This is a predicted structure of a 74-nucleotide RNA (transfer RNA) from a Thermoproteota archaeon.

[in-house]
RNA sequence: GGGGACGUGGUCUAGCUUGGCGGGAUGCCGGCCUUGGGAGCCGGAGGUCAGGGGUUCAAAUCCCCUCGUCCCCA
Repeated sequence: GGGGACGUGGUCUAGCUUGGCGGGAUGCCGGCCUUGGGAGCCGGAGGUCAGGGGUUCAAAUCCCCUCGUCCCCA
């Protein structure tokens, strides 16, 4: 230099193909339970969906550019 994959709560991750309230696990907080703790059960908070632009009634999802990480070729 050329090509490709990935980026989603603190952490891991589904959803993206085929646009329509963003889900799960774990962690955190509270309650129940317990002598207390753990486990279990119930509830809750926590997301610029990497950034910007475009298309659309509507974008995590489609298109373009940029940034970051990784892989392949040279």
It was read from a public genome assembly.